[in-house]
Context: one part of a larger RNA
Molecule: small-subunit ribosomal RNA, central domain
Organism: metagenome
RNA sequence: CUGGGCUUAAAGCGCACGCAGGCGGGCCAUCAAGCGUCCUGUGAAAUCCCUCGGCUCAACCGAGGAAUGGCAGGGCGAACUGGUGGUCUUGAGGUAGGUAGGGGCGAGUGGAACUCUUGGUGGAGCGGUGGAAUGCGUAGAUAUCAAGAGGAACGCCAGAGGCGAAGGCGACUCGCUGGGCCUGUCCUGACGCUGAGGUGCGAAAGCCAGGGGAGCAAACGGGAUUAGAUACCCCGGUAGUCCUGGCCCUAAACGAUGUCCACUAGGUCGGAGAUUCUCUGACGAAGUUCCGGCCGAAAUGAAAACGGUAAGUGGACCGCCUGGGGAGUACGGUCGCAAGGCUAAAACUC
Numbered sequence: 001c002u003g004g005g006c007u008u009a010a011a012g013c014g015c016a017c018g019c020a021g022g023c024g025g026g027c028c029a030u031c032a033a034g035c036g037u038c039c040u041g042u043g044a045a046a047u048c049c050c051u052c053g054g055c056u057c058a059a060c061c062g063a064g065g066a067a068u069g070g071c072a073g074g075g076c077g078a079a080c081u082g083g084u085g086g087u088c089u090u091g092a093g094g095u096a097g098g099u100a101g102g103g104g105c106g107a108g109u110g111g112a113a114c115u116c117u118u119g120g121u122g123g124a125g126c127g128g129u130g131g132a133a134u135g136c137g138u139a140g141a142u143a144u145c146a147a148g149a150g151g152a153a154c155g156c157c158a159g160a161g162g163c164g165a166a167g168g169c170g171a172c173u174c175g176c177u178g179g180g181c182c183u184g185u186c187c188u189g190a191c192g193c194u195g196a197g198g199u200g201c202g203a204a205a206g207c208c209a210g211g212g213g214a215g216c217a218a219a220c221g222g223g224a225u226u227a228g229a230u231a232c233c234c235c236g237g238u239a240g241u242c243c244u245g246g247c248c249c250u251a252a253a254c255g256a257u258g259u260c261c262a263c264u265a266g267g268u269c270g271g272a273g274a275u276u277c278u279c280u281g282a283c284g285a286a287g288u289u290c291c292g293g294c295c296g297a298a299a300u301g302a303a304a305a306c307g308g309u310a311a312g313u314g315g316a317c318c319g320c321c322u323g324g325g326g327a328g329u330a331c332g333g334u335c336g337c338a339a340g341g342c343u344a345a346a347a348c349u350c
Stems, first nucleotide, its partner, number of pairs: 004321003007304002012318001014201004021194003025088007033081002035077008049065006091191001092188003095184005103177007110154001114150008125136002162169002206247006215241002220236004258317006266295008275286003300305001323350003332343004
C1' cells in the first nucleotide's frame, strides 16, 4: 500500500445549510497536461541476475550481457480523463394554474375540567386504603346551587392518518411566513451530488434575570407497611412544570439503518392530486405521479429478517469501527455562569 466491515455482534455525526476538496449528463471542434507508442540522452563503478572464462573444485576473480522499476528532451496518436470554445435538454432550477396539511411565528377568542373567593341550602361527617392512619370538618367541611377570580392543557373528531431536515407539531379565528405535491407549456442551459473545517437548528432536565403559579410534583415533612423502609401506598408540599429575554447542546436524539443517483417479479390497504372509460349523476373501473403501511419473487443475510421506503445490484461523497475491563475516565486543549459538553489516552488486568 492492498484486502474487511457499520439494523440487532465494535461501528451512521441528533438534523440541516454550506466554503475548500472529491466526483460529475448528451453532441461537435480543438489543445495535448494525464495516457499510449517510438527515438535520444542520462540512470558511475562494484553488488544482484544470465552466459563464458581463470585459480585441480568452490569461495573468490576476470569478461560480456541483462537489469537499473527513474528522470529529461524530441517525434507521432487522440479513444478515455483533463483544459478551452461551441451547442443540446433528459439532471438541476425557474414559470403559470391548482392542491392537501397538528409545518413555523405573532395576536385574539372559546368551552369542559380543576383550585380558590363570596353568598344561598344543609347539618356531621368527608377524604383516603389491601385495611388504616396522618389530613379536612360545628370557627359549618363533604354534597349542592349561584356569582366571581386564576393558571395550565385543549376531550370526542383521531386513523397502522397528516406535516416537518431532525428535535418535534393537535381547540377556534385572523395576520405574517417556509416547504412539498400535481398538471401544463414555456424559459435558463449542467447552473449538479456529496461535503473535512465552519455555521445554524436541536426533546426533557438544568442555569441566569424578570414575571406567573390552578393542577401536578423532585427535594422535604407527616401517616402507614416492614426485621428495617432514607421506597413502593396515603396526607401535605417547595423548586420545577407556564411566559419573556439569554445560556446549556445532551438522549434508546431509534428505522439502533448517512446523503444523493440509477436499475431489479408481483399482491393488497391508506393519504394527496390530475387523466380516461361506463354513465343523467353517483357508485365503479383502468392506467399514472408523489407520500404512508402490510405481505411477498429473485437476491441478500449468521439468523431474526430485509425485500422498488432494500439490509438486493451498481455508482459518488462524507462519518465511523478494530477484543473485554480500566474509560467515554485522567491529563492537556477548547466551550460554558455553573452543572457540565466536545476532543481523548496510558499503566495495569482478563